[in-house]
């Protein structure tokens, strides 16, 4: 000298880039990129610096004479502009293999000799007329005669309750005649319709009368059935007649093998207000893809800075 192996030291990394700010560099802030890849603080009338400016300040990791710095080339990516026009939606134009209606062809096929299409004819459906039925609605007589009972009004006789007689006026049995107008059942007024009226009350020496609740029957009144009358009404019923209607159900003749209906391509012919597909144009969206500019990382790498101290082995 030189190679190994250990210590030490200066040191290097722990992203970068564009804009803005600024005389100017970096930061903090905003926008790109990357990467196995740090932590705390403070910082736009702001922090730090001075072309040795690629941060201040504070800790931590990694390496360590490590390593920075970098010409040219490779091969990929992202941002920004520009071209590019792809799909998609709306909106329009014209058409159709879109929708509709019919002709022929094909396939399927309920049903079909227990008898298909087609022809006739009835019934069912409407409107009016008739001839009953049903439901409902409305309505139930007046007079004579005679007995009865009440009210009121008026005389008479009684010591009181009371009693007679006349006269009106209503209520009501019944007997006749007339009428289509008659019979049931139920409820029925606290009192202020009617009779009867326990008990209690009044009037009386007493016999006896007298109002009369309560309850009983009865009326008016209400419901409700029957029965009659009706020049009412109505109609899921019926009869005749007459005109309409008839797709569809059903019958009944007649007829003798077909046939309701779907569906598919294909002719005409109309539609487009609506549906599907194609085309015209307009508008919006904007996908691959290219091309400038630029940004950082990542491979190979010419050079060029620096390569320092100290021990041990080996040559």
């Nucleotide at each position: 000298u030189g190679g190994c192996a250990g210590g030490c030291u200066a040191g290097u990394c722990c992203g970068g880039a564009u804009a803005g700010u600024u005389c100017g560099g970096c930061g903090u802030c905003a926008u790109c990129u990357g990467u196995a890849a740090c932590c705390c603080g403070a910082a736009a009338u702001c922090g730090u610096c001075g072309a040795u400016a690629c941060g201040c300040g504070g800790g931590g990791g990694a390496c360590g004479a490590a390593a920075c710095c970098a010409a040219g080339g490779g091969a990929a990516g992202g941002u920004u502009u520009c071209u590019g026009g792809a799909u998609c939606a709306u909106c329009u134009u014209c058409a159709a293999a879109c929708c509709u209606g019919u002709g022929a062809u094909c396939u399927c096929a309920a049903c079909u000799g227990c008898g298909a299409a087609g022809c006739u004819c009835c019934g069912u459906c409407c409107u009016g007329u008739c001839u009953g039925g049903a439901u409902g609605g409305u309505g139930c007589u007046g007079a004579u005669a005679u007995g009865g009972a009440a009210g009121c009004u008026g005389g008479u006789u009684g010591g009181a309750g009371a009693a007679u007689c006349a006269g009106c006026u209503u209520c009501u049995g019944u007997a006749u005649c007339u009428u289509c107008a008659u019979c049931g059942c139920g409820g029925g007024g606290a009192c202020c319709g009617g009779c009867c009226g326990a008990g209690g009350c009044c009037c009386g020496g007493a016999a006896g009368g007298g109002a009369g609740c309560a309850g009983g029957c009865u009326u008016a009144c209400c419901g409700u059935g029957a029965g009659c009358a009706u020049a009412c009404a109505u109609c899921g019923c019926u009869u005749u007649c007459a005109g309409g209607g008839u797709u569809g159900c059903g019958g009944a003749g007649u007829g003798g093998a077909g046939a309701a209906g779907a569906g598919a391509a294909c002719a005409c012919a109309g539609g487009c207000u609506a549906c599907u597909u194609g085309u015209u144009g307009a508008u919006g969206u904007g996908a691959a893809a290219g091309a400038a500019a630029u940004c950082g990382a990542c491979c190979c790498a010419a050079g060029g800075u620096g390569u320092g101290c100290c021990u041990g082995c080996c040559a």
Model confidence (mean pLDDT): 76 of 100.
A computed fold for a 315-nucleotide RNA from Methanohalophilus sp., annotated as Archaeal signal recognition particle RNA.
Rfam family: Archaeal signal recognition particle RNA. Its Rfam clan is "SRP clan". Rfam classes the family as a non-coding RNA gene. On this family, see Wild et al., Curr Opin Struct Biol 2002: "Towards the structure of the mammalian signal recognition particle".